[in-house]
RNA sequence: GGGAUAUAGUUUAACAGGUAAAACAUAUGUUUUGCAUACAUAGGAUCAUUGGUUCGAAGCCAAUUAUCUCCA
Numbered sequence: 001g002g003g004a005u006a007u008a009g010u011u012u013a014a015c016a017g018g019u020a021a022a023a024c025a026u027a028u029g030u031u032u033u034g035c036a037u038a039c040a041u042a043g044g045a046u047c048a049u050u051g052g053u054u055c056g057a058a059g060c061c062a063a064u065u066a067u068c069u070c071c072a
Base pairs, nucleotide, nucleotide: 001070002069003068004067005066006065009024010023011022012021018055026042027041028040029039030038048064049063050062051061052060
């Protein structure tokens, strides 16, 4: 110097712009003598940061930060 990635506590989605989903985990309840399992319910993410474009941005544009990778 080139490229990729960054979304809930964790692992991953979101069909190319229309208001973010699932599993595990967490909390509560039922079931049990008790634990586990199972079932039901609930909470939790301003989408790495800052700007821009747009009526509207997780997705587009620019810069920055972190990690990985390629070349020298």

The RNA shown here (transfer RNA) has 72 nucleotides and comes from Catenella fusiformis. The source organism's lineage runs through Eukaryota, Rhodophyta, Rhodymeniophycidae, Caulacanthaceae and Catenella. Its Rfam family is "tRNA". Its family is annotated with triplet codon-amino acid adaptor activity in the Gene Ontology. Its mean pLDDT, the model's own confidence on a scale to 100, is 81.